């Protein structure tokens, strides 16, 4: 980097260092010197792994527990929208739902 698969409406500090940027991209709209990014500490969650029970029987499922392991995450629904379909409204902008696409993270494969 590519492919497969699961999840993405919940949760997480009024701490230190640091100094101007950040929210993937486009358009918006936001956050930021009442301090951005980044690093440290702290925290959240429980995908993998671990442990237990049950089931199944040679290959794995369900439920639960802990959080000492491997990741991840800690403004706003993945901040909203962009494309398609259906419904509502209708002069137009628009509103709702579903899906696709894009993206993020885990696990597996190449």
């Nucleotide at each position: 980097c590519u492919c497969u698969u699961a999840u993405c409406g919940a949760g997480a500090g009024a701490g230190g260092u640091g100094g101007a940027g950040g929210g993937a991209a486009g358009u918006g709209c936001c956050c930021a010197a009442u301090g951005a990014a980044a690093c440290c500490c702290g925290g959240c969650a429980a995908c993998c792994g671990u442990c237990a029970a049950u089931g199944a029987g040679u290959g794995u499922a369900u439920u639960g527990a802990a959080a000492u392991g491997g990741u991840g995450c800690c403004a706003a629904u993945u901040c909203a929208c962009g494309c398609a379909a259906a419904g509502c409204a209708a002069g137009a902008u628009g509103c709702u739902u579903u899906g696709a696409g894009a993206g993020a993270u885990g696990a597996g494969a190449g």

Overview
SAM riboswitch aptamer (S box leader) from Bacillus litorisediminis, 110 nucleotides, folded computationally. Lineage of the source: Bacteria > Bacillota > Caryophanales > Bacillaceae > Bacillus. The prediction has a mean pLDDT of 82. It matches the Rfam family "SAM riboswitch aptamer (S box leader)". Gene Ontology term of the family: regulation of gene expression. The sequence was found by an Rfam model in a public genome assembly.